[in-house]
Context: one part of a larger RNA
RNA sequence: GGAUGAACGCUAGCGGGAGGCUUAAUACAUGCAAGUCGAGCGGUAGAUCUGAUUUCGGUUGGAUUGAGAGCGGCGCACGGGUGAGUAACGCGUACGCAACUUACCCCUGAGCGGGGAAUAGCCCCGGGAAACUGGGAUUAAUGCCCCAUAGUUUUAUCAGGAGGCAUCUUCUGAUAAAUAAAGUUGAGGCGCUCAGGGAUAGGCGUGCGUCUGAUUAGCUAGUUGGUAGGGUAACGGCCUACCAAGGCGACGAUCAGUAGGGGGCGUGAGAGCGUGAUCCCCCACACGGGUACUGAGACACGGACCCGACUCCUACGGGAGGCAGCAGUAAGGAAUAUUGGACAAUGGGCGGAAGCCUGAUCCAGCCAUCCCGCGUGCAGGAUGAAGGCCCUAGUGGUUGUAAACUGCUUUUAUUUGGGAAGAAAUCUGUGCUUUUAAGUGCAGUUGACGGUACCUUAUGAAUAAGCACCGGCUAACUCCGUGCCAGCAGCCGCGGUAAUACGGAGGGUGCAAGCGUUAUCC
Numbered sequence: 001g002g003a004u005g006a007a008c009g010c011u012a013g014c015g016g017g018a019g020g021c022u023u024a025a026u027a028c029a030u031g032c033a034a035g036u037c038g039a040g041c042g043g044u045a046g047a048u049c050u051g052a053u054u055u056c057g058g059u060u061g062g063a064u065u066g067a068g069a070g071c072g073g074c075g076c077a078c079g080g081g082u083g084a085g086u087a088a089c090g091c092g093u094a095c096g097c098a099a100c101u102u103a104c105c106c107c108u109g110a111g112c113g114g115g116g117a118a119u120a121g122c123c124c125c126g127g128g129a130a131a132c133u134g135g136g137a138u139u140a141a142u143g144c145c146c147c148a149u150a151g152u153u154u155u156a157u158c159a160g161g162a163g164g165c166a167u168c169u170u171c172u173g174a175u176a177a178a179u180a181a182a183g184u185u186g187a188g189g190c191g192c193u194c195a196g197g198g199a200u201a202g203g204c205g206u207g208c209g210u211c212u213g214a215u216u217a218g219c220u221a222g223u224u225g226g227u228a229g230g231g232u233a234a235c236g237g238c239c240u241a242c243c244a245a246g247g248c249g250a251c252g253a254u255c256a257g258u259a260g261g262g263g264g265c266g267u268g269a270g271a272g273c274g275u276g277a278u279c280c281c282c283c284a285c286a287c288g289g290g291u292a293c294u295g296a297g298a299c300a301c302g303g304a305c306c307c308g309a310c311u312c313c314u315a316c317g318g319g320a321g322g323c324a325g326c327a328g329u330a331a332g333g334a335a336u337a338u339u340g341g342a343c344a345a346u347g348g349g350c351g352g353a354a355g356c357c358u359g360a361u362c363c364a365g366c367c368a369u370c371c372c373g374c375g376u377g378c379a380g381g382a383u384g385a386a387g388g389c390c391c392u393a394g395u396g397g398u399u400g401u402a403a404a405c406u407g408c409u410u411u412u413a414u415u416u417g418g419g420a421a422g423a424a425a426u427c428u429g430u431g432c433u434u435u436u437a438a439g440u441g442c443a444g445u446u447g448a449c450g451g452u453a454c455c456u457u458a459u460g461a462a463u464a465a466g467c468a469c470c471g472g473c474u475a476a477c478u479c480c481g482u483g484c485c486a487g488c489a490g491c492c493g494c495g496g497u498a499a500u501a502c503g504g505a506g507g508g509u510g511c512a513a514g515c516g517u518u519a520u521c522c
Base pairs, nucleotide, nucleotide: 001522002521003520004519006518007517008516009515010514013374014373015372016371017370018369019367020366021332026330027329028328030327031326032325035074036073037072040071041070046065047064048063049062050061051060052059053058081285082284083283090210091209092208093207094206095205096204097203100202101201105198106197107196108195109194110193111192113147114146115145116144123136124135125134126133127132153178154177155176156175157174158173159172160171161170162169163168183190184189211257212256213255218248219247220246223245224244225243226242227241228240229239230238260282261281262280263279264275265274266273267272287308288307289306290305291304310321311320312319313318338364340363341362342361346360347358348357349356350355377408378407379406380405387399388398389397390396413459414458417455418454422449427444428443429442430441431440432439433438466511467510468509469508470507471492472491473490477506478505479504480503481502487494488493
């Protein structure tokens, strides 16, 4: 000198863009953050219309419509947070899988026949303070089960061809065995099953790279390898039994400490050094620890079970909970924001769609935390005014064209009126085109931000300057006070009676809505 997620002191007019718990992975009141589908299913309360009956209170039938709850499907494994753990194939990079999986989506081929038993809801009867829960009867499905069909799928055996990378891979054929399906509709479709291919997403293996300490030198029993089996989507001591005695290490094993990694970011001419906030990719975690279930995918932040700590409710029998989601609270701390608006846009889930949900997201609020921009006027004006300060004390110097005064301008401010882009789609209506799960034209519909940005009218210099420093380094000097005191100080050093170094004043220098100080890095 540059830099910062900064903090502190003094000061503060505006706008744009960005950023905002670095500490306690401490504890959390309250609200919200993941639902959706009636075009899968049974169907209710209610509403509207209407018939019958009536003791005028009602009772009952039909039609249309129809919540909430329930069964079922898809989603909840994404998105959002945090960096505790991890020195590791975790990450980065480059390869490999002849050892693998992939819901939804796209393409291709084939199929969708028949039957059955339940169960929630509803109804009835209970238990419990609650959370919740037991029994009976009965009912549906794209829920569950059985049978049929099976070429390509799977398994076993056999034959032949081609290829390679050791185990082998791939193609063709034969025989035997095994496994499917679901409906709904406006009859156009939307779905369902099997097989093959693609896309996307993952899983696994390997080379190289990846902090400090030797005042850590030896470490290791599923340990290293083999055989067999189990398990997995898949290879493998991944697991088990048996057999062998191996494996790693001064090219630093083991142990200890520290730490999420990368793209990047800061600095530097570079080499390098430091760093890993915001944004993107990967990993790990979700009160601490463990376990599996469901599922295409989890060993699952707002799922389940168990143990533990903590908090809460209780009728003392028993229950409930997990903000490292968005706000917010307490605590800690030098220190870090609103219990805001909207789904209008982008994206996501569900749905045929309308749509619903979305603290993702888009916006607004707070904060000079940073970067950038603008303003606080401009021109003229010498009785060089008054006042202040200094002095050799005069018709002196300086503050100083500074002020007053005259003219001008109006960014900004206040005021008047207008007022966006972001909107394309979707949908509705209506045309066109066989690229028909579509494309395209016209009209209408949809904006949280926001009456915001921006434009415009009027008014009037009107609303707007501080902070640090002035001995040398280092730009900027005098007076007064103090008297090794009070104090200053980054280093050298100032202060003991004329201190340009302390405190004040006048003047000056530097930067400027900031200026200094502290901390850290180069």

A computed fold for a 522-nucleotide part of an RNA from a Lewinellaceae bacterium, annotated as small-subunit ribosomal RNA, 5' domain. It was read from a public genome assembly. Taxonomically the source falls in Lewinellaceae (Bacteria, Pseudomonadati, Bacteroidota, Saprospirales). Its Rfam family is "Bacterial small subunit ribosomal RNA". Rfam links the family to the GO terms ribosome and structural constituent of ribosome. Its mean pLDDT, the model's own confidence on a scale to 100, is 83.